[in-house]
Parts: sequence; C1' cells; structure tokens
RNA sequence: CCGACCGCUGGAGGAGCGAUCGUGAUCAGUACCCGGUGCGAGGGCGACGGCCCGUUCGCAGCGCCGGCGAAAGGCGACGAUCGCCGAAGCUGCCCGGUGCCCGUCGGCGCCGUGUGGUUGGCCAUCGGGGUCAAAUCCCCGUGGUUGUCGCGUCGGGCAGCCGGCGCGGAGUGCCAGGCGCGAU
Repeated sequence: CCGACCGCUGGAGGAGCGAUCGUGAUCAGUACCCGGUGCGAGGGCGACGGCCCGUUCGCAGCGCCGGCGAAAGGCGACGAUCGCCGAAGCUGCCCGGUGCCCGUCGGCGCCGUGUGGUUGGCCAUCGGGGUCAAAUCCCCGUGGUUGUCGCGUCGGGCAGCCGGCGCGGAGUGCCAGGCGCGAU
C1' cells in the first nucleotide's frame, strides 16, 4: 500500500407493507323484538357447588310461518394522512388481560408483550387443507409476474461495466463512490 472476513451507517425492489380516519359493499332479510303454531321437562359450553328461568294455568328451551329489522369484527374495495422495506404475515410455547350468569377445574374464542420456527415481493391460474356468514385470510404444491444475486450464452464496449435470453438460489439476502477493524 492492497484489502478478504466482521461490524457500523445509508439505500433499493412496486399492482410494495402496515396503522388510523372517511366512504362503500358484504355481514343479512341474519340476530334481537312482536304475533301465530308444533314439540316440550328440562335449560343457562362440560363437571361439581351456587344462583336464575321453567315443569301441562306449560313464552324455560328447540323448530316452523308471518311482521319489523340491526350492529361489531373482517374486506385479493376506494380515497386521505402517517410510519416503514422482516416492511409485514403465519405458526408453536410461556406470561398477562378478557368473553361464554358466579366460584374451582377444564373447553372454545379474542387481545397484548416476549421468545423459537417459517415466508424475497405481488397476482390469485389450478388443486388440496385450515378459518369464516361470506367475501376473505392463511398454509402447501402449481402457474404468471417482478426485483436481487450466481452460473451459462449472445450483443455493445479497450476495460470496469451495460443490456437480452435461459437455468437456479433465497431477505440470516442484495447494493454503496461511505466509516471502522484488519487476515493475506
């Protein structure tokens, strides 16, 4: 002096990610309530204890018909604002909170922090599975598309490099003309 590895800092992907607000569709002619009618001795997630309602004067509960008729959550919908590029999503576990009349044990569901695993992004082509009222959402495979790196090939160029095509990999990645360390 060069400069691998490592660390820091700053960036890129686009139908990019998420949150909040507004609008809209869906939820749904569903729930609730009212009227009629059938069943009916039990019913309120399971067990125990309690409490409440009901037991033929049968509106406790379940079903059917008619009338009236929502909302929340979610949204491969739109717009605005904000925060971002493991953005974020999914999943297992621990802990905390919470709903199903109360307590205990459990079950099912929802929210939050942490932690492990997993997915480069998007579309939704098809098949399967999970969730859900459905649209959706998620997972696996598949198809398309896109960015990035590697390999091959072709073209331009003195070269560095730029571009086209094909195949493949994954974000624990990729880029940087920047900073630090410093092997060889």